[in-house]
Molecule: Lysine riboswitch aptamer
Organism: chicken gut metagenome
RNA sequence: GAUAGAGGUGCGGUUUUAAUGAGUACGGUUCCCGUGGCCUGCCAGGGCUGCAACCGGGGGCGCGGAAAGGUAACGCCGCCGAAGGGAGUCCGACCGGCAAACGGCCCCUGGGUGCCUGGAUGAAGAAUCCGGCAACUGUCAUCAUUUUGGUGUGAUGGAGCGCUAUC
Numbered sequence: 001g002a003u004a005g006a007g008g009u010g011c012g013g014u015u016u017u018a019a020u021g022a023g024u025a026c027g028g029u030u031c032c033c034g035u036g037g038c039c040u041g042c043c044a045g046g047g048c049u050g051c052a053a054c055c056g057g058g059g060g061c062g063c064g065g066a067a068a069g070g071u072a073a074c075g076c077c078g079c080c081g082a083a084g085g086g087a088g089u090c091c092g093a094c095c096g097g098c099a100a101a102c103g104g105c106c107c108c109u110g111g112g113u114g115c116c117u118g119g120a121u122g123a124a125g126a127a128u129c130c131g132g133c134a135a136c137u138g139u140c141a142u143c144a145u146u147u148u149g150g151u152g153u154g155a156u157g158g159a160g161c162g163c164u165a166u167c
């Protein structure tokens, strides 16, 4: 350097089904308010439309009534920096400009679990992510112990640009 592996409630993607979302958004009728509204979140610019009104907008009663994201289960697929997060806008792409979102580079995290009057997102007491704490677990190193050795056990510490095996 190449190839192949291991960690386990392991990681990610996806079809179908189910619940939630929600009696919400929205649509129709009717009544009331009332002159301004629409084109993605903001600014600018531009365009469209109404103006004494039955456009549009807001609200009430009642009738009808979704979807997406996220979640769970079975299955299938790809894998073991799997993957997740962050921030610089450095690069790409996009834009009138900024922001958001996407990809690359850079930085952080070995892994899952539990807890928290924690933070962000979210309809949410779900869930995800971040932070903190706690043991557990895999791996390597060091020390001690068992042992002829191997191995086992215990303690401490590190990080995946790691570890093991073969060439």
Base pairs, nucleotide, nucleotide: 001167002166003165004164005163008080010079011078012077013076014075016073017072018071026064027063030060031059032058033057036049037048038047039046041098042097043096083109084108085107086106088105090104091103092102110137111136113134114133115132116131118130119129120128121127139158140157141156142155143154144153145152